[in-house]
Context: one part of a larger RNA
RNA sequence: AGGUUGUUAAGGAACUCGGCAAAAUUGCCCCGUAACUUCGGGAGAAGGGGCGCCUCCGAAAGGAGGCCGCAGUGAAAAGGCCCAAGCGACUGUUUACCAAAAACACAGGUCUCUGCUAAAUCGAAAGAUGACGUAUAGGGGCUGACGCCUGCCCGGUGCUGGAAGGUUAAGAGGAGAGCUUAGCGCAAGCGAAGGCUUGAAUUUAAGCCCCAGUAAACGGCGGCCGUAACUAUAACGGUCCUAAGGUAGCGAAAUUCCUUGUCAGGUAAGUUCUGACCCGCACGAAUGGCGUAACGAUUUGGGCGCUGUCUCAACAGCCUACCCG
Numbered sequence: 001a002g003g004u005u006g007u008u009a010a011g012g013a014a015c016u017c018g019g020c021a022a023a024a025u026u027g028c029c030c031c032g033u034a035a036c037u038u039c040g041g042g043a044g045a046a047g048g049g050g051c052g053c054c055u056c057c058g059a060a061a062g063g064a065g066g067c068c069g070c071a072g073u074g075a076a077a078a079g080g081c082c083c084a085a086g087c088g089a090c091u092g093u094u095u096a097c098c099a100a101a102a103a104c105a106c107a108g109g110u111c112u113c114u115g116c117u118a119a120a121u122c123g124a125a126a127g128a129u130g131a132c133g134u135a136u137a138g139g140g141g142c143u144g145a146c147g148c149c150u151g152c153c154c155g156g157u158g159c160u161g162g163a164a165g166g167u168u169a170a171g172a173g174g175a176g177a178g179c180u181u182a183g184c185g186c187a188a189g190c191g192a193a194g195g196c197u198u199g200a201a202u203u204u205a206a207g208c209c210c211c212a213g214u215a216a217a218c219g220g221c222g223g224c225c226g227u228a229a230c231u232a233u234a235a236c237g238g239u240c241c242u243a244a245g246g247u248a249g250c251g252a253a254a255u256u257c258c259u260u261g262u263c264a265g266g267u268a269a270g271u272u273c274u275g276a277c278c279c280g281c282a283c284g285a286a287u288g289g290c291g292u293a294a295c296g297a298u299u300u301g302g303g304c305g306c307u308g309u310c311u312c313a314a315c316a317g318c319c320u321a322c323c324c325g
Base pairs, nucleotide, nucleotide: 001320002319003318004317005316006315007314008313010311011310014309019306027051028050029049030048031047036041038145052067053066054065055064056063057062068072080304081303082302083301084300085299086298087296088295092104093103108143109142110141111140112139113138114137120129121128122127146291147290148289149288151221152220153219156218157217158214159213160212161211162210165209166208167207171203172202176198177197178196179195180194183190184189222240223239224238225237226236249283250280261277262276263275264274265273
């Protein structure tokens, strides 16, 4: 000097990003126990009291009386608690070795495919799973208990249905053209049949264009100007654009840039926190919206208790570095 363990006056979070770490609480019996609630919980809520030994009574549980200590679950082992908010309903699962969570899963909801040789998946195939199941079944997508709900838009993209018209492949078709040459012609050239090459019209499916439907499919959900007898604001009006212009609920939010917004609460003092306001840069309804008891090694703010976290450090045990022999 380091490690580790323990103790500490007075104060008691002043430490610090943050009570991190430590301390405190701890067993059993009795009393007592709030908001809220899905009536199960919350709850060991919180907060109090008791606990040893001896004698007597009693079957025991226990009751009565007495005794000792600073201390009786006499050592060890054995919840700290409360208030408020966010997120996720919950128990579970996860980055083996930096993340355990608000991520994943979940029961429930909903959409969609599938009539059985099912759809889907693996496999050149045989075959297998699905399933020795049969739509109260099986596959896929999204959402995620429960409660109240889930608005408008089908113009684009996708999917489903439709088939009149347009377009459209190979194939069918074979007009015409070219090469070749019997023949004709003085020559230039013309040129039957056949063969070879090429090939127009016409015919012709799905698809696409087209016509509808569909958003718990992918997605989307406006601008400008004016107006009320203080001012301000605009229930109201005008106009442009759109497929339609954001409904309910929530809102400086895990979302708010400006921003430490403004007001209120808590503090002596609060960029955090809580309750409001709404001017939502850039919330919003199953990429779900808003609530919500219980739950959480979750995140945030506050309080009680408690303490060497600190004011401010000291001492001691053990181990080591180091020094001397």
Molecule: large-subunit ribosomal RNA, domain IV
Organism: Oscillospiraceae bacterium